The prediction has a mean pLDDT of 83. A computed fold for a 73-nucleotide RNA from an Acidimicrobiia bacterium, annotated as transfer RNA. Lineage of the source: Bacteria > Bacillati > Actinomycetota > Acidimicrobiia. Rfam family: tRNA. Rfam classes the family as a transfer RNA.
RNA sequence: GCGAGCGUGGCGCAAUGGUGGGCGCAUCUGUCUGAUAAGCAGAAGGUAGGUGGUUCGAUUCCAUCCGCUCGCA
Repeated sequence: GCGAGCGUGGCGCAAUGGUGGGCGCAUCUGUCUGAUAAGCAGAAGGUAGGUGGUUCGAUUCCAUCCGCUCGCA
């Protein structure tokens, strides 16, 4: 330099155009215990990498930029 993939709560992932974006771990509260952990119940935390476009409607499609990963040279 060329090509491809990915970017979603603190971390790891899902949903893939249509009411409120889910799950696990972690965190917090309660319960249990002599106490801790585990278990059980509950809660908080995300406007989706940035910008623009398509659409009645975008996390999802398109363009571009940024970042990461892989392949080729």